[in-house]
RNA sequence: GGCCUUGUAGUACAAAGGAUAGUAUGGAAGUUUCCGGAACUUCUGAUCUAGGUUCGAUUCCUAGCAAGGCCA
Numbered sequence: 001g002g003c004c005u006u007g008u009a010g011u012a013c014a015a016a017g018g019a020u021a022g023u024a025u026g027g028a029a030g031u032u033u034c035c036g037g038a039a040c041u042u043c044u045g046a047u048c049u050a051g052g053u054u055c056g057a058u059u060c061c062u063a064g065c066a067a068g069g070c071c072a
Stems, first nucleotide, its partner, number of pairs: 001071007010025004018055001026044006048064005
């Protein structure tokens, strides 16, 4: 330098054009317990950036940025 893959809560992942963007875990509060742990309940918090297509984009397209891989 060329090509490919990936980018979503603190972390690991879902959402295959129709939303309230979910699940687990973590964090906070509460119940329980002699105290902790476990269990249960509630709360918290996210779409890499900029354009485009579309009535509607996490999803499709383009460019960029970042990470990983292959080739040179």

Transfer RNA from a Bacteroidia bacterium, 72 nucleotides, folded computationally.
Its mean pLDDT, the model's own confidence on a scale to 100, is 81.
Taxonomically the source falls in Bacteroidia (Bacteria, Pseudomonadati, Bacteroidota).
Its Rfam family is "tRNA". Its family is annotated with triplet codon-amino acid adaptor activity in the Gene Ontology. Rfam classes the family as a transfer RNA. From the family's description: Transfer RNA (tRNA) molecules are approximately 80 nucleotides in length.